[in-house]
RNA sequence: UUCUUAUCGAGAGAGAUGGAGGGAUAGGCCCUAGGAAAUCUCAGCAACCAGCCUAAAGUGGUCAGGUGCUAAUUCCGUCAGACGUUAUGUCUGAGAGAUAGGAU
Repeated sequence: UUCUUAUCGAGAGAGAUGGAGGGAUAGGCCCUAGGAAAUCUCAGCAACCAGCCUAAAGUGGUCAGGUGCUAAUUCCGUCAGACGUUAUGUCUGAGAGAUAGGAU
RNA backbone atom coordinates (compact mmCIF):
# COMPACT_ATOMS: atom_id res chain seq x y z
C1' U A 1 0.00 0.00 0.00
C1' U A 2 -4.00 -3.45 -0.72
C1' C A 3 -7.63 -7.05 1.10
C1' U A 4 -10.69 -8.72 5.09
C1' U A 5 -13.50 -8.64 9.97
C1' A A 6 -15.75 -5.79 13.98
C1' U A 7 -17.48 -1.10 15.85
C1' C A 8 -18.91 4.04 15.05
C1' G A 9 -26.81 7.85 18.74
C1' A A 10 -22.34 6.56 24.87
C1' G A 11 -17.87 8.58 27.26
C1' A A 12 -13.75 11.94 28.55
C1' G A 13 -9.62 18.74 28.95
C1' A A 14 -6.41 21.74 31.42
C1' G A 15 -1.59 24.14 30.94
C1' A A 16 2.92 25.72 27.98
C1' U A 17 4.91 27.00 23.09
C1' G A 18 2.78 28.78 18.63
C1' G A 19 0.19 32.67 15.73
C1' A A 20 -4.42 31.58 11.43
C1' G A 21 -6.60 28.43 10.36
C1' G A 22 -9.73 23.92 11.52
C1' G A 23 -14.02 20.26 11.42
C1' A A 24 -11.10 13.71 5.66
C1' U A 25 -13.81 15.08 0.74
C1' A A 26 -17.99 19.82 -3.72
C1' G A 27 -21.38 22.09 -0.63
C1' G A 28 -24.03 23.32 3.95
C1' C A 29 -23.54 24.40 8.84
C1' C A 30 -20.23 25.24 12.74
C1' C A 31 -15.52 26.15 15.82
C1' U A 32 -11.64 29.92 16.05
C1' A A 33 -7.68 36.76 18.20
C1' G A 34 -12.02 35.46 24.78
C1' G A 35 -6.34 32.25 20.26
C1' A A 36 -7.05 27.65 14.79
C1' A A 37 -3.47 23.84 13.13
C1' A A 38 0.88 21.65 15.06
C1' U A 39 4.31 20.14 19.16
C1' C A 40 5.07 19.13 24.41
C1' U A 41 3.45 18.18 29.65
C1' C A 42 -0.10 16.50 32.88
C1' A A 43 -5.01 14.61 33.47
C1' G A 44 -9.13 11.81 31.80
C1' C A 45 -12.52 8.36 28.70
C1' A A 46 -13.19 3.72 26.48
C1' A A 47 -11.93 -1.40 26.40
C1' C A 48 -10.23 -3.34 20.00
C1' C A 49 -5.60 -6.29 20.88
C1' A A 50 -2.19 -8.42 24.60
C1' G A 51 -1.98 -10.40 29.90
C1' C A 52 -4.77 -12.96 34.00
C1' C A 53 -9.19 -15.74 35.92
C1' U A 54 -13.38 -18.44 34.12
C1' A A 55 -15.29 -21.48 30.41
C1' A A 56 -18.49 -25.84 25.70
C1' A A 57 -17.44 -21.28 23.21
C1' G A 58 -15.40 -15.81 19.40
C1' U A 59 -18.75 -16.88 26.93
C1' G A 60 -18.33 -13.81 31.20
C1' G A 61 -15.11 -11.05 34.36
C1' U A 62 -10.59 -8.42 35.63
C1' C A 63 -6.33 -5.34 34.55
C1' A A 64 -4.59 -1.07 31.95
C1' G A 65 0.88 -3.26 28.85
C1' G A 66 0.16 -1.83 22.78
C1' U A 67 -3.15 1.45 20.23
C1' G A 68 -7.11 4.98 20.02
C1' C A 69 -9.96 9.06 21.63
C1' U A 70 -11.30 13.72 24.87
C1' A A 71 -17.12 20.38 20.23
C1' A A 72 -21.41 19.19 17.45
C1' U A 73 -24.60 11.26 15.59
C1' U A 74 -18.63 9.67 11.69
C1' C A 75 -21.58 17.61 12.65
C1' C A 76 -24.98 17.03 8.10
C1' G A 77 -24.26 15.09 3.41
C1' U A 78 -23.34 11.26 -1.77
C1' C A 79 -26.19 6.98 -4.32
C1' A A 80 -30.36 3.43 -4.31
C1' G A 81 -34.93 1.79 -2.19
C1' A A 82 -39.38 2.13 1.10
C1' C A 83 -42.94 5.24 3.64
C1' G A 84 -44.97 10.12 3.86
C1' U A 85 -46.67 14.47 1.24
C1' U A 86 -45.09 19.79 -0.13
C1' A A 87 -42.21 20.47 5.95
C1' U A 88 -38.11 18.74 1.54
C1' G A 89 -39.16 14.77 6.41
C1' U A 90 -38.36 9.60 8.46
C1' C A 91 -36.30 4.74 7.91
C1' U A 92 -33.22 0.86 5.52
C1' G A 93 -29.15 -0.53 2.56
C1' A A 94 -24.81 0.70 -0.25
C1' G A 95 -20.64 3.95 -0.83
C1' A A 96 -16.86 7.03 1.61
C1' G A 97 -14.16 7.77 6.19
C1' A A 98 -12.11 6.76 11.29
C1' U A 99 -10.22 3.15 14.93
C1' A A 100 -8.72 -1.80 16.19
C1' G A 101 -7.45 -6.97 14.91
C1' G A 102 -5.81 -10.35 11.02
C1' A A 103 -3.62 -11.25 6.17
C1' U A 104 -0.49 -9.38 2.19

This is a predicted structure of a 104-nucleotide RNA (SAM riboswitch aptamer (S box leader)) from Salibacterium salarium.
Rfam family: SAM riboswitch aptamer (S box leader). Rfam's curators write: The SAM riboswitch is found upstream of a number of genes which code for proteins involved in methionine or cysteine biosynthesis in Gram-positive bacteria.
The RNAcentral record of the sequence draws on Rfam.